Predicted 3D model of a 98-nucleotide RNA (SAM riboswitch aptamer (S box leader)) from a Clostridiaceae bacterium. Model confidence (mean pLDDT): 84 of 100. The organism belongs to Clostridiaceae, within Bacteria.

[in-house]
RNA sequence: UACUUAUCAAGAGAGAUGGAGGGACCUGGCCCUUUGAAGUCCGGCAACCGGCGUCUGCAGCGGUGCUAAAUCCAGCAGGUUUUCCUGGGAGAUGAGAC
Numbered sequence: 001u002a003c004u005u006a007u008c009a010a011g012a013g014a015g016a017u018g019g020a021g022g023g024a025c026c027u028g029g030c031c032c033u034u035u036g037a038a039g040u041c042c043g044g045c046a047a048c049c050g051g052c053g054u055c056u057g058c059a060g061c062g063g064u065g066c067u068a069a070a071u072c073c074a075g076c077a078g079g080u081u082u083u084c085c086u087g088g089g090a091g092a093u094g095a096g097a098c
Stems, first nucleotide, its partner, number of pairs: 001097001003096006013042001015041003021032003026075004043067003047064004051058002071090001076087004
């Protein structure tokens, strides 16, 4: 990061700081938030790679990542008979490649 690929319904704090927003973009909803948002620090989780293995795991040392709600839901298509299901699109993360 224009590309390739895997995964995305599990997991993770009554902490410190900060001081008004946040939940990716757009739209429609809905939700969180001065009973303290975003960010940062600490703690934690264990998704991928490195490590070990008796190969549905272990560990948490390293590289990243994550740490409200299914990627919060939907918007495009198909199937269902209107509630759901499936697949796309977009996004996120890892690894590869450049």